Predicted 3D model of a 74-nucleotide RNA (transfer RNA) from Chloroflexi bacterium AL-W. RNAcentral holds the sequence, with entries from Rfam. Rfam family: tRNA. Rfam classes the family as a transfer RNA.
[in-house]
RNA sequence: UGGAUCGUAGCUCAACUGGUCAGAGCACAUGUCUGAUACACAUGCGGUUACUGGUUCAAAUCCAGUCGAUCCAA
Numbered sequence: 001u002g003g004a005u006c007g008u009a010g011c012u013c014a015a016c017u018g019g020u021c022a023g024a025g026c027a028c029a030u031g032u033c034u035g036a037u038a039c040a041c042a043u044g045c046g047g048u049u050a051c052u053g054g055u056u057c058a059a060a061u062c063c064a065g066u067c068g069a070u071c072c073a074a
Stems, first nucleotide, its partner, number of pairs: 001073007010026004019057001028044005050066005
């Protein structure tokens, strides 16, 4: 310098080739339980879907650019 794959919750990952509320597990908080923890159960919290634009009635998903990560070639 060129190419490929990827970027979603604190962490690990879903979301079926655009469609009805962006979810699950773990973690965290509260409650029940216990002498007190742990376990278990119940409830809850947590997201500008990397960023900026574009297309569309509708974008995590499609298009362009930027940033970042990994890999390949030189």
NCBI's taxonomy places the organism under Bacteria, Bacillati, Chloroflexota. The coordinates come from a structure-prediction model, not an experiment, and the mean pLDDT is 81.